[in-house]
Context: one part of a larger RNA
C1' cells in the first nucleotide's frame, strides 16, 4: 500500500402506542401451581389483567354527577347505538452498554524505594606537584609589655593537576553504538567530597540547599487490578438489489446558538369529496412607487416690501444705512421617521370557471432548523468586498445529468424510464481547429478597434440641423493704401497709439482704430483692424449623433479574441434567407407504478392474480413507502416420461386438466468449491450445458429462525 478472513439498529420487559393477519365475542384471557408426557406438548387452573359508567380531591352518587342556598346557570359524561380483548409478525418510543470503535477523569483494593530523592548502620577511596596560618624555638632591640628577624612546623569548604564525580561550549549521531551515546573543550578533585553494603519513609502519601523535582525508559499526583461496554450535545465508520414519492437549512422558546423541543416543508394509511392553486368578472380596505411644497423641517437668489435692534447724520423733529434678526411676497428645490395628492402590484371577500399523485381532517415515520451564488427592492458598509442583514413563499445549485458560457456548483437553454447509425428544434453558432454560409443587401470603422478602463482632451472620420458670407465676386493667397488735427488730455526724467489713469471727438477719404501684437530710453521701424486691385467657387463660425483616437506602467511566457488566423471582414449597426446544434420535442420498439375500460381464473365474497386498450407519469441527496434476491440452521415433501382437451405462441417452448403407467431427489459412470464460454432475469443473482480443476459430500420445493450481505472507521488479525 496490496490481499485474504473478521468487523456495527441486537437481545430482555406482566412496559407503551401503531399498522397487517388470525381467534372469540358484549365479552376476551388465563399466571403461578397441579396432572399426563422420554420430549415437544396436552389437559387443568377464572386468583389477577383490560372491556362493558361516569363525575367528583374525597366520602360518596351514579345516566349522571360536580360546584352551588338552589328545581338556577356552567363543567365533564350518558342519549343517536355501540367494540373490545387474547396472540402472531412489525414501525417507533421508553428502561437497560442499547448501533459500532474513541478520551482526559473520578473513586476502591493492592504493588512498588534493586532507578531515583532524604536519613540510619558498617565500611572503602582521593597519583604526583606549590603555598606556607597558628603554634615552637633561636637571634636582636626594649625596663617591661612587646615588636622585627631566622629556623622549625603543616593549617586551609587554600592553589596547580590525574584517579573518581560533574557536564560549559561546539561537532558528531538523530530508522543512531546508544529510548540521552561519542569526540574536543570544560568545572570540582581534604570535601556541604565519591563509593560500597544492609536497612527505613508510599501515593488523600514519601523525600526534596523548590527545579513542580525525584518516587523502576511514564508524575501538576505513580503502577496494577476492579467499579467499567464510566460518560461523550464530539469526530470516524455503519456492509445486497429493484420500484414509487420526495425535503429543509425557517419561526416561536431555550446557561440556547456546530445541540435540543414545537410548529412549517416531506412520506404512509383512513376519511371527507370539489373544497385547491390559477384564470374571469365583481366588493373591500391602504399611503409604497411617483409626485407635490397644502403641514413639519431644510433651502438658493431677488423685491421701490414690513417690523424690531444696531450704527451714521441732526439740538430735535426727522433722515439715511452693500449692519444683525425676522415676517411678506416673487422665483428655484429637497426629506426613511414630511403630505394638497397618488398609483401598477400585492393582499381580503365573494360568484363562475379549475379534476391534479390537487386540497381538508385524523393517524403512523421521518429528516430539516450551518444554506449557496443571480436578478428586482432595501438597511449597514465606502450607494467597497466572492461582505453582511431583510423582503419577493422570485429563479437555479444544494438534491440536477445533457447542449452553450474555450476551462467554470448557483449565469443562458433544457428537467435524463430504456433502445435506435431516424427528423425537425432551443440557447448558441457556420474560415480552419469544430458539426453548418468564405450567403445575400446597405452603410459604418482603419484603430487589430473588435479582442479591458474614467474624468479629461482631439481640425480623425461620417450622418443630420440650424446660421453667416458669396459672379454686384466671398474665404485662404499675392500686389498697394493703412492718412491728417494730434506728440488727445492727465501723469512723468522721458510716455510719441502700444508702463498707468481719463476720454475715445472731429477730417481728408476706396479705407485707414484717441489704435491688434511685436518693438524703442523715448522717437524711429515693422504689423494688424479697415480698403483697392489680382484670382476664382465655395468659404466661416455652431450645434447634436455614430463609430474610432490619446490618456493606457509589474513582476515563470506571447498570456486582456480559446489557437490559427481575419480588413469592400471571419469586425460594427440595420435587414434577408438557409444550415448546423441537447438526455428537451416527434418518431418506431420495449419496460414499469398508478387511474379507468373489457375478459378469464381463484375467493373466506373483503378481496386477490392474470391478460387487454386508453390516458397522463418514471432526474434525485436527508428521508418515507412497496417489492425482491443471496448466506448458515431447522421442518416436511421428493421421478420421468406418454396420450387427449383447454389457454398461450409467428412456431417451437411454456401453463393447466383428466387418463393409463411407475414407486424413485443428484453424487468416486466424480459433491462442494475454483477457471473459461453460451443461457435466463430489469438487478441482486440463477440454473443448466460444454470444457478444465477439484476429491467428498450436496440439492430443488414450501415455511420457520438468524451470530445473514463489507472498500472505506489513523479499523483489526494474518500474509505479500
Nucleotide at each position: 500500500c496490496c490481499c485474504u478472513g473478521c468487523g456495527a439498529g441486537u437481545c430482555a420487559g406482566u412496559u407503551g402506542u401503531g399498522u397487517a393477519c388470525g381467534g372469540c365475542a358484549a365479552g376476551g384471557u388465563u399466571a403461578a401451581g397441579c396432572c399426563g408426557g422420554a420430549a415437544a406438548c396436552g389437559g387443568u387452573g377464572g386468583a389477577g389483567c383490560c372491556g362493558a359508567a361516569g363525575c367528583g380531591a374525597a366520602a360518596g352518587c351514579g345516566a349522571g354527577u360536580c360546584c352551588g342556598a338552589a328545581u338556577a346557570g356552567g363543567g365533564c359524561g350518558a342519549u343517536u347505538u355501540g367494540a373490545g380483548u387474547c396472540g402472531u409478525a412489525u414501525g417507533c418510543a421508553c428502561u437497560g452498554g442499547a448501533c459500532c470503535c474513541g478520551a482526559a477523569u473520578c473513586c476502591a483494593g493492592g504493588u512498588g524505594a534493586u532507578c531515583u530523592a532524604g536519613c540510619c548502620u558498617c565500611g572503602u577511596c582521593c597519583a604526583g606537584g606549590u603555598u606556607g596560618a597558628a603554634g615552637u624555638c633561636c637571634u636582636a632591640a626594649g625596663a617591661a609589655a612587646u615588636u622585627a628577624g631566622g629556623a622549625u612546623c603543616g593549617a586551609g569548604g587554600a592553589c596547580c593537576g590525574a584517579a573518581c564525580u560533574c557536564a560549559u561550549u561546539a561537532g558528531a549521531c538523530u530508522u543512531g553504538c546508544g529510548a540521552a551515546u561519542c569526540u574536543a573543550u570544560g568545572a570540582g578533585a581534604u570535601g556541604a567530597g565519591a563509593c560500597g553494603u544492609g536497612g527505613u519513609u508510599a501515593g488523600c502519601g514519601g523525600u526534596a540547599a523548590u527545579a513542580u523535582g525525584c518516587c523502576a525508559a511514564a508524575c501538576g499526583a505513580a503502577c496494577c487490578u476492579g467499579g467499567u461496554u464510566a460518560u461523550a450535545g464530539c469526530u470516524g465508520g455503519u456492509u445486497c438489489u429493484c420500484c414509487c414519492c420526495g425535503a429543509a437549512a425557517u419561526a416561536g422558546c431555550u446557561u440556547u446558538a456546530g445541540g435540543g423541543c414545537u410548529a412549517g416543508c416531506g412520506u404512509u394509511g383512513c376519511a371527507a369529496u370539489u373544497u385547491a392553486a390559477g384564470u374571469a368578472c365583481u366588493g373591500g380596505g391602504g399611503g409604497u412607487a411617483g409626485a407635490g411644497c397644502a403641514c413639519u423641517a431644510a433651502u438658493a437668489a431677488g423685491a421701490u416690501c414690513g417690523a424690531a435692534g444696531g450704527c451714521g447724520a441732526g439740538u430735535a423733529a426727522u433722515c439715511g444705512u452693500a449692519c444683525u434678526u425676522u415676517g411678506u411676497c416673487u422665483u428655484g428645490u429637497u426629506a426613511a421617521a414630511c403630505u394638497c395628492c397618488a398609483a401598477a402590484u400585492a393582499c381580503c371577500g365573494g360568484u363562475a370557471u379549475g379534476u391534479a399523485u390537487a386540497u381538508u381532517g385524523c393517524a403512523g415515520c421521518a429528516g430539516u432548523u450551518a444554506g449557496a451564488g443571480c436578478u428586482a427592492g432595501g438597511g449597514a458598509g465606502c450607494u467597497a468586498a466572492g461582505u453582511u442583514c431583510c423582503u419577493a413563499u422570485g429563479c437555479u445549485c444544494a438534491a440536477g445529468a445533457g447542449g452553450g458560457a474555450a476551462a467554470c456548483a448557483g449565469c443562458c437553454c433544457a428537467g435524463a424510464u430504456u433502445g435506435u447509425c431516424a427528423a425537425a428544434u432551443a440557447a448558441g453558432g457556420a474560415c480552419c481547429c469544430u458539426a453548418a454560409a468564405u450567403u445575400c443587401u446597405a452603410c459604418c470603422u482603419g484603430a487589430g478597434u473588435g479582442g479591458a478602463g474614467a474624468a479629461g482632451g482631439c481640425g480623425g472620420u461620417a450622418a443630420a440641423g440650424a446660421u453667416u458670407c458669396u459672379c454686384a465676386g466671398a474665404c485662404a493667397g499675392c500686389u498697394a493704401g493703412g492718412a491728417g488735427g494730434u506728440u488727445g488730455g492727465c501723469u512723468u526724467a522721458g510716455a510719441g497709439g502700444c508702463a498707468g489713469c481719463c476720454a475715445c471727438c472731429c477730417u481728408u477719404u476706396a479705407a485707414a482704430a484717441a489704435g491688434u501684437g511685436c518693438g524703442u530710453a523715448a522717437a524711429a521701424g515693422c504689423u494688424u483692424a479697415c480698403u483697392a486691385g489680382u484670382c476664382a467657387a465655395g468659404a466661416g463660425a455652431c450645434u447634436u449623433u455614430g463609430c474610432a483616437c490619446c490618456u493606457a506602467a509589474g513582476a515563470u511566457u506571447u498570456a486582456a479574441c480559446g489557437g490559427g488566423g481575419c480588413u469592400g471582414a471571419a469586425g460594427g449597426u440595420a435587414g434577408a434567407u438557409u444550415c448546423c446544434g441537447a438526455a428537451g420535442u416527434u418518431a418506431c420498439a420495449a419496460g414499469u407504478a398508478c387511474a379507468u375500460u373489457u375478459c378469464c381464473g381463484u375467493u373466506u365474497c373483503g378481496a386477490c392474480g392474470g391478460a387487454u386498450a386508453u390516458g397522463g407519469g418514471c432526474g434525485g441527496u436527508a428521508g418515507g413507502g412497496g417489492a425482491g434476491c443471496g448466506u448458515u440452521c431447522u421442518a416436511u415433501g421428493c421421478a420421468u416420461g406418454c396420450u387427449a382437451g383447454c389457454c398461450u405462441u409467428a412456431g417451437c417452448a411454456g401453463g393447466u386438466u383428466a387418463g393409463a403407467c411407475a414407486a424413485c431427489g443428484c453424487u468416486g459412470u466424480g459433491a462442494a468449491g475454483g477457471g473459461a464460454a453460451c443461457a435466463c432475469g430489469u438487478a441482486a443473482g440463477u440454473a443448466g450445458u460444454u470444457u478444465c480443476u477439484g476429491g467428498a459430500g450436496c440439492g430443488c420445493a414450501u415455511a420457520g429462525a438468524a451470530g445473514u450481505g463489507a472498500g472505506a472507521a489513523u479499523g483489526u488479525a494474518g500474509g505479500g
The prediction has a mean pLDDT of 81.
Predicted 3D model of a 720-nucleotide part of an RNA (large-subunit ribosomal RNA, domain II) from a bacterium.
It was read from a public genome assembly.
Its Rfam family is "Bacterial large subunit ribosomal RNA". Rfam links the family to the GO terms ribosome and structural constituent of ribosome.